[in-house]
RNA sequence: AGGGGAAUAGUACAGCGGCAGUGCGGCGGUCUCCAAAACCGUUAACGGGGGUUCGAUUCCCUCUUCCCCUG
Numbered sequence: 001a002g003g004g005g006a007a008u009a010g011u012a013c014a015g016c017g018g019c020a021g022u023g024c025g026g027c028g029g030u031c032u033c034c035a036a037a038a039c040c041g042u043u044a045a046c047g048g049g050g051g052u053u054c055g056a057u058u059c060c061c062u063c064u065u066c067c068c069c070u071g
Base pairs, nucleotide, nucleotide: 001070002069003068004067005066006065007064010024011023012022013021018054025043026042027041028040029039030038047063048062049061050060051059
């Protein structure tokens, strides 16, 4: 320098253009003599900017960060 991929809760990951989900974690509760486990509830997120669209996490452009390949 060129090519490809990734960015979504504290964390690990899902998510055919139409309600943002799951596990772990945090908090509260049930149970227990107490605790753990189990179960119930709750908490909280789409990297920044622009475009397309009735509607964008999803498609397009650009920027930033990270990873891989070629030279």